Model confidence (mean pLDDT): 81 of 100. This is a predicted structure of a 495-nucleotide part of an RNA (large-subunit ribosomal RNA, domain I) from an uncultured Pelagibacteraceae bacterium.
[in-house]
Context: one part of a larger RNA
RNA sequence: GGCGAUUGGCGGAUGCCUUGGCACUGUAAGACGAUGAAGGACGUGGUAUACUGCGAUAAGUUUCGGGGAGCUGUAUGCAAGCUUUGAUCCGAAAAUUUCCGAAUGGGGAAACCCAACACUUCGUGUGUUACUUUAUACUGAAUUCAUAGGUAUAAAGAGUAAACCUGGAGAACUGAAACAUCUAAGUAACCAGAGGAAAAGAAAUCAAUUGAGACUCCGUAAGUAGUGGCGAGCGAAAACGGACUAGGCCAGCAGCAAUAAUAAGAUAAUUUAAAUAGUUUGGAAAAACUAACCACAGAGGGUGAUAGUCCCGUAGAAGUAAUGCUUAUUAAUGUUCUUGAGUAAAGCGGGACACGUGAAAUCUUGCUUGAAUUUGGGGGGACCACCCUCUAAGCCUAAGUACUCUACAGUGACCGAUAGUGAACUAGUACCGUGAGGGAAAGGUGAAAAGAACCCCUAUUAGGGGAGUGAAAUAGAACCUGAAACCGAUUGCCU
Numbered sequence: 001g002g003c004g005a006u007u008g009g010c011g012g013a014u015g016c017c018u019u020g021g022c023a024c025u026g027u028a029a030g031a032c033g034a035u036g037a038a039g040g041a042c043g044u045g046g047u048a049u050a051c052u053g054c055g056a057u058a059a060g061u062u063u064c065g066g067g068g069a070g071c072u073g074u075a076u077g078c079a080a081g082c083u084u085u086g087a088u089c090c091g092a093a094a095a096u097u098u099c100c101g102a103a104u105g106g107g108g109a110a111a112c113c114c115a116a117c118a119c120u121u122c123g124u125g126u127g128u129u130a131c132u133u134u135a136u137a138c139u140g141a142a143u144u145c146a147u148a149g150g151u152a153u154a155a156a157g158a159g160u161a162a163a164c165c166u167g168g169a170g171a172a173c174u175g176a177a178a179c180a181u182c183u184a185a186g187u188a189a190c191c192a193g194a195g196g197a198a199a200a201g202a203a204a205u206c207a208a209u210u211g212a213g214a215c216u217c218c219g220u221a222a223g224u225a226g227u228g229g230c231g232a233g234c235g236a237a238a239a240c241g242g243a244c245u246a247g248g249c250c251a252g253c254a255g256c257a258a259u260a261a262u263a264a265g266a267u268a269a270u271u272u273a274a275a276u277a278g279u280u281u282g283g284a285a286a287a288a289c290u291a292a293c294c295a296c297a298g299a300g301g302g303u304g305a306u307a308g309u310c311c312c313g314u315a316g317a318a319g320u321a322a323u324g325c326u327u328a329u330u331a332a333u334g335u336u337c338u339u340g341a342g343u344a345a346a347g348c349g350g351g352a353c354a355c356g357u358g359a360a361a362u363c364u365u366g367c368u369u370g371a372a373u374u375u376g377g378g379g380g381g382a383c384c385a386c387c388c389u390c391u392a393a394g395c396c397u398a399a400g401u402a403c404u405c406u407a408c409a410g411u412g413a414c415c416g417a418u419a420g421u422g423a424a425c426u427a428g429u430a431c432c433g434u435g436a437g438g439g440a441a442a443g444g445u446g447a448a449a450a451g452a453a454c455c456c457c458u459a460u461u462a463g464g465g466g467a468g469u470g471a472a473a474u475a476g477a478a479c480c481u482g483a484a485a486c487c488g489a490u491u492g493c494c495u
Stems, first nucleotide, its partner, number of pairs: 001494009015480001016444002020415002022412007029404002031160002039100003042055003046078002050074002061094006070082003105114003115129005131157009164195001165193004175182001179229001205212002216243004226234002247396003250340001254336004259331007270318003276291005292309002294298001300312003345369008355381001376391005431438002451479001454466004
């Protein structure tokens, strides 16, 4: 030095576990905000770094209800206290709620600076003072009346929020195996606005010689009819089957809205809830064996190993204030704008319709024109006739449909710490970047801290050896298991 055996170190794979995630189902909710939001800054504890809570009344104050023995959050300890005169805790309703932030007295480099006026207990106190719109009142120019303007009062608005919705405006990559019409796509990003849904909606609709009877959504019709450098592609409708159904109004015995009264219903925390013993093994019984019991309860979780009968629960049963909610009725109040002309239609130019100008109807409209009045008018895919059908240019309308920032309950041939959210832990943290922005790693002692008194080695609060605890300490906090790479020690054989 090699090979093997034994025994260690380092390392953190694997196994087991789950506080956290992921996907979905049902129900609820679908808003908060000038009575100052969302989101923050700074404070706040006896001790106080972070998180949580709270706001100078600051891990809290008051009242009512529940509950019944412990409590002073995560988070130990020490100290000091509270509590059967009912604390902590849970629910409901109030009070307080610094500063910034729409931020609104003015300013500003957010959490800061500087005011005016009124009141005042004279305090470092309290309150008011932004803008826009609407309404009312008072004023009031050029300019006589008036108007513009000004002032005051009252009400409303603003800002934020995940997706869903309507409207405005609107790409490119890409595909066409290049590319220009076309496609991607009326998509993305952007803007405005609304609601719990939105939008649409009671035929100037379809149909076809029979008829149907508002709208919306799903299936089918159908990748059909069509459209298309007839390329790539795009792509209906009627009809049929389902979901759900609802019709009203334009001047009055009506509808709608909010308000008030009455009646009914649901609703908080919560309460109750059956039934097991012995022996053996073991550190520990829920295990095994023996013998019982309950069950409208053998869902689930915990307990020193696997528990229907130990604990929490579970089936079932009971119960509830204030305020608010839902439904119905009644009352008074408010509101409705009257049958639809610069409209229909035409010309030019666009856009939307599955339909790219085409034979191109239909809808829409920037410009130019411009009817009829029910003996009227529109449509039936150029256009004309006949026939059929409907009644434009006013308004409202639930349900079926879409979505999930959120709450509760539940489910999973979903993950199990390099997985599952980026985040099971002080996570959008640490850290990086001028900034927009990017963005981690990191779980497990034990049943219970019983977390190692005391002694020894030592410069040592490092590390170790005894002793002690424990079932186990090669479970000792760098703590379950503890693979491999890698590094040793001892030993056998070979060289």